Two RNAs folded together computationally: RNase P RNA and transfer RNA, 389 nucleotides in total. It holds a member of the Rfam family "Bacterial RNase P class A". It is annotated as a ribozyme. Model confidence (mean pLDDT): 77 of 100.
[in-house]
RNA sequence: AAGGCACACCGGGAGAGCGCUGGAUAUCCAGAGGAAAGUCCGGGCUGCGGCAAAGCAGGGGUCAGCCUAACGGGCUGCCGUCGUAAGACGAGGGAAAGUGCCACAGAAAACAGACCGCCAUCAAGGCAAGGGUGAAAAGGUGAGGUAAGAGCUCACCGGGGAUAUGGCGACAUAUCCUGCUUGGUAAACCCACCCCGCAGCAAGGAGGGAUGGUAAAGCUUUGCGAUUUUACCCUCCGCAUGAGCGGCACCGUAAGGUGUGCGCCAAGAUAAAUGCUCUCCGAAACAGAACCCGGCUUACAGGUGUGCCUUAAUA
RNA sequence: CUCCCGGUAGCUCAGCAGGAUAGAGCGUCGGAUUCCUAAUCCGAAGGUCGUGGGUUCAAAUCCCGCCCGGGAGA
Numbered sequence: 001a002a003g004g005c006a007c008a009c010c011g012g013g014a015g016a017g018c019g020c021u022g023g024a025u026a027u028c029c030a031g032a033g034g035a036a037a038g039u040c041c042g043g044g045c046u047g048c049g050g051c052a053a054a055g056c057a058g059g060g061g062u063c064a065g066c067c068u069a070a071c072g073g074g075c076u077g078c079c080g081u082c083g084u085a086a087g088a089c090g091a092g093g094g095a096a097a098g099u100g101c102c103a104c105a106g107a108a109a110a111c112a113g114a115c116c117g118c119c120a121u122c123a124a125g126g127c128a129a130g131g132g133u134g135a136a137a138a139g140g141u142g143a144g145g146u147a148a149g150a151g152c153u154c155a156c157c158g159g160g161g162a163u164a165u166g167g168c169g170a171c172a173u174a175u176c177c178u179g180c181u182u183g184g185u186a187a188a189c190c191c192a193c194c195c196c197g198c199a200g201c202a203a204g205g206a207g208g209g210a211u212g213g214u215a216a217a218g219c220u221u222u223g224c225g226a227u228u229u230u231a232c233c234c235u236c237c238g239c240a241u242g243a244g245c246g247g248c249a250c251c252g253u254a255a256g257g258u259g260u261g262c263g264c265c266a267a268g269a270u271a272a273a274u275g276c277u278c279u280c281c282g283a284a285a286c287a288g289a290a291c292c293c294g295g296c297u298u299a300c301a302g303g304u305g306u307g308c309c310u311u312a313a314u315a
Numbered sequence: 316c317u318c319c320c321g322g323u324a325g326c327u328c329a330g331c332a333g334g335a336u337a338g339a340g341c342g343u344c345g346g347a348u349u350c351c352u353a354a355u356c357c358g359a360a361g362g363u364c365g366u367g368g369g370u371u372c373a374a375a376u377c378c379c380g381c382c383c384g385g386g387a388g389a
Base pairs, nucleotide, nucleotide: 001311002310003309004308005307006306007305008304009303010302012281013280014279015278016277017276018275020031021030022029023028033286037297038296040295041294042293043292044291045200046199047198048197058196059195060194061193062192063077064076065075066074067073079090080089081088082087093191094190098189099188100185101184102183115131116130117127118126119125139157140156141155142154143153144152158180159178160177161176162175163174164173165172166171204237205236206235207234212233213232214231215230216229217228218227244264245263246262247260248259249258250257251256316388317387318386319385320384321383322382325341326340327339328338334372343359344358345357346356347355365381366380367379368378369377
């Protein structure tokens, strides 16, 4: 210098004038996001309830250890695939617990083989090495052996088993034994282990009832009507002090945790506020809160910063 | 806010229990028949199965994300 990989932040600001909403009091303070979105997950909170334990059904999860209120989330590792690398992606086990499926092609697709072929030959037979079909065909390479062949034998690799060492563990390494164990698919049904009570702020609580409105029931009437009760529309609460944010110190590889006479209070509308004009600055995309948090996913123009990898050149 | 259904040829719809060239009716085009047309008969064309990724040998079909349309309750 070029090309890549990973992570984090910003994503309008300052001043003036007019105009809204909330809180404090006469003049101040604050006012739409990193995704507010999709409604895919987990909760806090509220009510019901036999206080939802066990079991059935249904739903969800799945490598190991840890973090968290919890999660299908996060961190650190193990194994596998891809990549020169930094890194990216992925996951319980089993098909021999059971039941399925593998079209076409091919002789044969799992208690699965003899089409071509090789050997031998009067006939009967032997073979599964070579070829062909296919995504996949009775472990792979080499040597010996054989009528021709075959783990038939041997060496190495692979599979299975045992022991030892290291590690909390997933696993790794080493040694020994064994001819061996012969498909795939569970985002097929299933089996194993773990988790899940039902509804949801439009939840729920309080207050009003006036010739306000709607619905239901009761009383009354031949019927209508009047009147009473309940429910909703109405008003207030719920409604923002939180699993809160920031600084510092310590613990931890990290995610995070602990402590603090430290600092801050950052929107609460409900016919739905957060706007308009002017000046300056580098200025833009995706896009508007409605009970509140922790995540996932999707959309996004541009800018800033940090670390790492590869290649080339120079010192 | 919550729950459910659908997207396949120009149109209306099957296929969804994974199999290799994806179907039916109407419509379009051509031919036959008829004096001409309709009807009838024969044939042909027309498809990223909404879209992107994943599982698998193989996906319209199974799984995940996104887009569009419709319905129900409060």